[in-house]
RNA sequence: GCCCUCGUAGCUCAGUGGCUAGAGCACGAGUUUUGUAAACUCGGGGUCGCCGGUUCGAAUCCGGCCGAGGGCU
Numbered sequence: 001g002c003c004c005u006c007g008u009a010g011c012u013c014a015g016u017g018g019c020u021a022g023a024g025c026a027c028g029a030g031u032u033u034u035g036u037a038a039a040c041u042c043g044g045g046g047u048c049g050c051c052g053g054u055u056c057g058a059a060u061c062c063g064g065c066c067g068a069g070g071g072c073u
Base pairs, nucleotide, nucleotide: 001072002071003070004069005068006067007066010025011024012023013022018056027043028042029041030040031039049065050064051063052062053061
C1' cells in the first nucleotide's frame, strides 16, 4: 500500500429498510430477612463511531474518514 470482518446501553451482544431501538449481566428503588446474600417486582441509562448520499422512510443500503482485529505483498 491492497483486501476482509467488526464499531448499537457501563459490559457481552441481538436487531440486516417501516413495530416506540431490545435482551442478559451490571446499576438504583421496593418486597422478603434480625441483618447480608439469593429470589421476585419495578425503574434509570442510547444522537446505533463521525460526515455525506440513496430512499416517502436508514442502526440496516452506498461513499469517504476514524478506530479495533485479521490476511496478502
Model confidence (mean pLDDT): 82 of 100. A computed fold for a 73-nucleotide RNA from a marine sediment metagenome, annotated as transfer RNA. Its Rfam family is "tRNA". The family's RNA type in Rfam is transfer RNA. The RNAcentral record of the sequence draws on MGnify.